[in-house]
RNA sequence: GGGGACGUAGUUUAACCCGGCUAGAAUAGUCGGCUCCAGACCGUCGGAUCCAGGUUCAAAUCCUGGCGUCCCCA
Numbered sequence: 001g002g003g004g005a006c007g008u009a010g011u012u013u014a015a016c017c018c019g020g021c022u023a024g025a026a027u028a029g030u031c032g033g034c035u036c037c038a039g040a041c042c043g044u045c046g047g048a049u050c051c052a053g054g055u056u057c058a059a060a061u062c063c064u065g066g067c068g069u070c071c072c073c074a
Stems, first nucleotide, its partner, number of pairs: 001073007010027004020057001029045001031043003050066005
């Protein structure tokens, strides 16, 4: 330099292909219950679509550019 894959809560991930439900779950965290205390368990609260633009009534999803990670070729 060329090609490909991926990017969603702190972490792991579903929804993406084929646009439409309040973006769902697990775990971690807050608070409460339980307990002599703690753990486990139960309940509760809060937290996310890499960035910008475009298409559309409507974008996590489609298109373009950028950024980052990984892989292959040179």